[in-house]
Context: one part of a larger RNA
């Protein structure tokens, strides 16, 4: 320079009370305002205790601070089923032998590793200051090991790093059946308004319930069964494949897949509301919540979700492996299969909080950047836009 620029989006504050040395900013109340495909909710990555409670007032906070994501102390993350591992493979990476290279090393077979994919058994309610599909209550399911009863059976059965099937897949388009959700009515409980009207066709609130089990529907797909033979599937095969015969048969039979609804789960839970003890307060009142607990139906609408890449169509022709089913080689092998009932058992890691952000990446409490899911109402073609709900905020002068 200069007490100048600035105090980081123009969403906005006002007021009463509390605490305190001190209050524009902290806490409580009442108004007002802002977002509402977000400035709400869940989650991946990342962060790594920032979470909750009590206390503090140096520094950090673009001001003050009694406040904080700051400092101090204590507390907090509970799983057979959620995510990962004890399963599988893709690109990529590593790589026994091997090939190449003067070497360092490079490439690569078998093999391994590696999710962003495949496979895979739990839902509803309650509870904490802070965790919950993890704790508790209720009702389930899966794997493994037993027990009892019934059934089947004496070359059956089991069985792989093997064979076969399946898993198994693109884009676009429109049609159907459903559901989530929404909305209206009915029903239940409550209200009847300090100024004219309002017992009414009035106002407010609620009307919620899962997995599992039973049933097998709307619909979709494949012709089905049996016998014989065989130089194929690196060995075997009753499996697959190929060839042939016969039977049924073309809107069929047989088989497979499949939402949803209904019943049960549930004589339960939840539920507007009422409310005891206890605590605070002079009082008014506030906190608290044992316990009690109504209705809990129907119509309409309706998805971008499910049936399901199911159908149609197109060309650029759209992963693999395991799980699963089947065959039975080497082998094992005399209590084997199936059903019902019942008992036991179930390891390791993550789990707090944030997560379009003041907690991540940007030197900062930075107008920037950051994958996925949910996303109600009125108007609307709409996830546009505007105003609102739930919820969250008024962005630290």
């Nucleotide at each position: 320079a200069a007490g100048u620029a600035g105090c980081g989006u123009a969403a906005a504050u006002g007021u009463g009370g509390g605490u305190g040395u001190a209050a524009a900013a902290c806490c409580c109340g009442c108004a007002c305002g802002c977002c509402g495909g977000a400035a709400g909710c869940c989650u991946a990555a990342g962060g790594u205790u920032u979470c909750c409670u009590g206390g503090g007032g140096a520094a950090g906070g673009u001001u003050a601070a009694u406040c904080c994501u700051c400092c101090c102390a204590g507390g907090g993350u509970u799983a057979g089923u959620c995510g990962g591992g004890a399963c599988c493979u893709a690109a990529g990476c590593c790589g026994a032998g091997g090939c190449c290279g003067a070497g360092a090393g490079g490439c690569g077979u078998a093999g391994g590793u590696g999710a962003u994919g495949g496979a895979c058994a739990a839902c509803g309610g309650g509870u904490u200051a802070a965790u919950a599909u993890u704790c508790c209550c209720g009702u389930a399911c899966c794997g493994c090991c037993g027990u009892g009863c019934a059934u089947u059976g004496u070359a059956a059965g089991c069985u792989a790093a093997g064979g076969g099937g399946u898993g198994a897949c693109g884009g676009a388009g429109u049609a159907g059946g459903a559901u989530a959700g929404g909305u209206c009515a009915g029903c239940a409980g409550g209200g009847u308004g300090a100024c004219g009207g309002a017992u009414g066709u009035c106002c407010c609130u609620g009307u919620u319930u899962a997995a599992g089990u039973c049933c097998g529907u709307a619909g979709g797909c494949g012709g089905g069964g049996u016998c014989u033979g065989c130089a194929g599937g690196a060995a075997a095969a009753u499996c697959c494949g190929c060839a042939g015969g016969c039977c049924c048969g073309u809107u069929a039979c047989c088989g497979c897949c499949a939402a949803g609804a209904g019943a049960u789960g549930a004589u339960g839970a939840c539920g507007a509301g009422g409310a005891a003890a206890g605590c605070c307060g002079c009082a008014a009142g506030g906190c608290g919540g044992a316990c009690c607990g109504a209705a809990g139906u129907g119509g309409c609408u309706g998805a971008u979700u499910c049936c399901a890449c199911a159908c149609u169509u197109c060309c650029a022709a759209g992963a693999a492996a395991a799980a699963c089913c089947u065959c039975g080689u080497a082998g094992u092998g005399u209590u084997u299969u199936u059903g019902c009932a019942u008992g036991g058992u179930g390891c390791c890691c993550g789990u707090a909080c944030u997560g379009c952000a003041a907690a991540c990446c940007g030197a900062c409490u930075c107008u920037g950047g950051u994958g996925g899911g949910c996303u109600g109402g009125u108007a609307g073609a709409a996830u546009a836009u505007a105003c609102c709900a739930a919820g969250g905020c008024g962005u630290u002068u």